[in-house]
RNA sequence: GCGGGUGUAGUUUAGUGGUAGAACACGAGCUUCCCAAGCUUGUGGCGAGGGUUCGAUUCCCUCCACCCGUA
Numbered sequence: 001g002c003g004g005g006u007g008u009a010g011u012u013u014a015g016u017g018g019u020a021g022a023a024c025a026c027g028a029g030c031u032u033c034c035c036a037a038g039c040u041u042g043u044g045g046c047g048a049g050g051g052u053u054c055g056a057u058u059c060c061c062u063c064c065a066c067c068c069g070u071a
Base pairs, nucleotide, nucleotide: 001070002069003068004067005066006065007064010024011023012022013021018054026042027041028040029039030038047063048062049061050060051059
């Protein structure tokens, strides 16, 4: 350089053209003499830009980052 793939919460991930779920972590409360564990509850997310569409995390294009292959 060329080809392919991945990008969703602090982390690991599910998801699909119609308000984005979960687990762990974190905050608060309950419990306990204290801590841990347990229970309840809360915060927080679709890599960037553009296009198509009534509507885009999803489809298309470009870019960025990372990974794999090849020279």
Model confidence (mean pLDDT): 81 of 100. The RNA shown here (transfer RNA) has 71 nucleotides and comes from a Verrucomicrobiota bacterium. Rfam family: tRNA. NCBI's taxonomy places the organism under Bacteria, Pseudomonadati, Verrucomicrobiota.